[in-house]
RNA sequence: AGGCUGAGCAGCCGCGGAGGCGCAAGCCUUCGAGGAAAGUCCGGACACCACAGGGCAAGGUGGUCGGUAACGCCGACCCGGGGAGACCCGCGGGAAAGUGCCACAGAAAUGACACCGCCGGCGCGAGUCGGUAAGGGUGAAAUGGUGCGGUAAGAGCGCACCGGCGUCGCGGUGACGCGGCGCGCAAGGCAAACCCCACCUGGUGCAAGGCCGAGCAGGACCGCUUGUAGGCGACCCGUCGAGGUCCAGGUAGGCCGCUCAGAUGGAUGGCUGCUCUCGACAAAAUCCGGCUUACAGGCCU
Numbered sequence: 001a002g003g004c005u006g007a008g009c010a011g012c013c014g015c016g017g018a019g020g021c022g023c024a025a026g027c028c029u030u031c032g033a034g035g036a037a038a039g040u041c042c043g044g045a046c047a048c049c050a051c052a053g054g055g056c057a058a059g060g061u062g063g064u065c066g067g068u069a070a071c072g073c074c075g076a077c078c079c080g081g082g083g084a085g086a087c088c089c090g091c092g093g094g095a096a097a098g099u100g101c102c103a104c105a106g107a108a109a110u111g112a113c114a115c116c117g118c119c120g121g122c123g124c125g126a127g128u129c130g131g132u133a134a135g136g137g138u139g140a141a142a143u144g145g146u147g148c149g150g151u152a153a154g155a156g157c158g159c160a161c162c163g164g165c166g167u168c169g170c171g172g173u174g175a176c177g178c179g180g181c182g183c184g185c186a187a188g189g190c191a192a193a194c195c196c197c198a199c200c201u202g203g204u205g206c207a208a209g210g211c212c213g214a215g216c217a218g219g220a221c222c223g224c225u226u227g228u229a230g231g232c233g234a235c236c237c238g239u240c241g242a243g244g245u246c247c248a249g250g251u252a253g254g255c256c257g258c259u260c261a262g263a264u265g266g267a268u269g270g271c272u273g274c275u276c277u278c279g280a281c282a283a284a285a286u287c288c289g290g291c292u293u294a295c296a297g298g299c300c301u
Stems, first nucleotide, its partner, number of pairs: 001301005007275007015032007034281001038292002041290005046205004058201005063077005078092001079090004093196002098194002100190003115136002117132006144162006163185001164183008209256004218247005228242001230240003276279001
C1' cells in the first nucleotide's frame, strides 16, 4: 500500500415471511440485515408534472485516453510536486480577449521605478548633475539563470550552456515527449475574482404514483291517489304502498408499487452448556452504481 474477516458449535424458548397438513386450536418444513444496511453527498432506473424550434440566463464539470446505463465514480497514462527508495499527493482548461485585485514593507507590485551602493563630470567640501541595475536592502512575489568576454561602472551589450517563445521533423489514439533551426527574450502572480472556452443539466421524489372504494353531500332518469314502481305471493285476484334505479369524482379504508429478508402496531431476540484471542462500528424500508464517514480484534499478499 492492497485485500479478506467481523467468535464458533450444540440444545431450548420466542418473532416475521413462504409452502404444506388440519374443522379449529395448532403442527411440520424452509428462509430471515451489513460491509458499511449509516450520511443522503453524486449518478441512474422507475413514477408523476411541464415542454414546438432557436436563443439568453442560471448552475455544474474541467490534463488525456478508456470503462460504464450514467456519474463529480473507477483504471491506465501525461504533466507538476514530495521522497534515498518502494511509493505518495495534485480544487490539473485559458493570464499576448477584456476588466479587476496584489495587504504590510519597499524606490518600484506593471509600460512604473532607484533607498544604499558602483562609475563618470563639476565642486576644497557638504553636495549636485548624469550613467547603471552587477552587489545590498524590502517583500509571498522584483522584469530569465550560470559562466566568460566586454565596460568608466554596468547591462542579452556579445557569446556558450540551461530556461522561454516560434517553427519544422519524428514518436504517441491522445495529454505529451524528443530532436533540428530561428528569435536576445516579447512586463510577474491571482480565474476557489468577474470573465472566456468546451461539455453537461426541466421540476419533484415511493408520503412518487396506480387500482378498488363505505358513509355524507352531488348529478341524471322514472314515479307519487287515474294505487304507478316496488313489497307480500309460484301466478291471477287481493292487499300494503313512496320512493326507486343508475352515474362520475373521490374521503375513511383496503390492495398494488414492494423484492427468494420484505414489515407498515414495522420480524431477526434471549437462555443454557462447551471452547477461544472474550467479541468493534452499527441494523433493511422502491431498487441499483459510486463516494464519504464509523469500526475491538484477527488473517493474507

This is a predicted structure of a 301-nucleotide RNA (Bacterial RNase P class A) from a soil metagenome. The model forms 95% of the base pairs in the Rfam consensus. Rfam family: Bacterial RNase P class A. It is annotated as a ribozyme. The RNAcentral record of the sequence draws on MGnify. Model confidence (mean pLDDT): 76 of 100.